[in-house]
Molecule: transfer RNA
Organism: Oscillospiraceae bacterium
RNA sequence: GCGCCGUUAGCUCAGCUGGAUAGAGCGCAUGGCUACGGACCAUGAGGUCGAGGGUUCGAAUCCUCCACGGCGCG
Numbered sequence: 001g002c003g004c005c006g007u008u009a010g011c012u013c014a015g016c017u018g019g020a021u022a023g024a025g026c027g028c029a030u031g032g033c034u035a036c037g038g039a040c041c042a043u044g045a046g047g048u049c050g051a052g053g054g055u056u057c058g059a060a061u062c063c064u065c066c067a068c069g070g071c072g073c074g
């Protein structure tokens, strides 16, 4: 330098062929339970979907470009 893959909650990851209020587990907070914790149960908070631009009635999803990480080739 070229190619491919990845980037979504604090962490690990889903998200189909563009359409819904953007989700799960863990963690966290509050309450319950308990002699107290843990476990368990209930409820809740937490996201400009890596940044910019474009296409579209509509974009996490398609296109473009940049950044970061990984793998391969030279």
Stems, first nucleotide, its partner, number of pairs: 001073007010026004019057001028044005050066001052064003